Overview
c-di-AMP riboswitch aptamer (ydaO/yuaA leader) from a soil metagenome, 132 nucleotides, folded computationally. The model forms 96% of the base pairs in the Rfam consensus.
RNA sequence: CGCCGAAUCCCCGGACGAUCCGGGGAACGGGGGACCCAACGUUUUCGGGGCGAAUCUCACGGUCAUCCGUGGGGAGCGCGGCUCUUUCCGCGCCAGCCCGUCAGCUAACCCCGCAGGCCGAGGAAAGAGGAU
Numbered sequence: 001c002g003c004c005g006a007a008u009c010c011c012c013g014g015a016c017g018a019u020c021c022g023g024g025g026a027a028c029g030g031g032g033g034a035c036c037c038a039a040c041g042u043u044u045u046c047g048g049g050g051c052g053a054a055u056c057u058c059a060c061g062g063u064c065a066u067c068c069g070u071g072g073g074g075a076g077c078g079c080g081g082c083u084c085u086u087u088c089c090g091c092g093c094c095a096g097c098c099c100g101u102c103a104g105c106u107a108a109c110c111c112c113g114c115a116g117g118c119c120g121a122g123g124a125a126a127g128a129g130g131a132u
Stems, first nucleotide, its partner, number of pairs: 002118003008026007028113005037104001047102001048099004055074008076093005082129007
């Protein structure tokens, strides 16, 4: 410089400084929550649900309910350097965590997040815009 992600910006305070701490606000993001509509469920359980692209399936093996590992395929996601849309090509991801027996949608209303992790030369076409 740039990338994943909602995760950035502003104001006030702290003895001073600070990517630190506290408070407030904006933007962005998530959850709960009526009528109507939808759904018939699970109550010592086939429990159910949320964030996220991160799910479905096949083969083999380990286990021998389950689950785990390896490889393949479908769905999905990200990157290719001015931005957006579409197509092609190339490369990569397809995790993890949380609620706690409970939540469909949902106006008003209520609540919460505003982290963390990365990096090495970074194709092509069409359209629209921007910059110089």
Its Rfam family is "c-di-AMP riboswitch aptamer (ydaO/yuaA leader)". From the family's description: This family represents a conserved RNA structure found upstream of the ydaO and yuaA genes in Bacillus subtilis and related genes in other bacteria.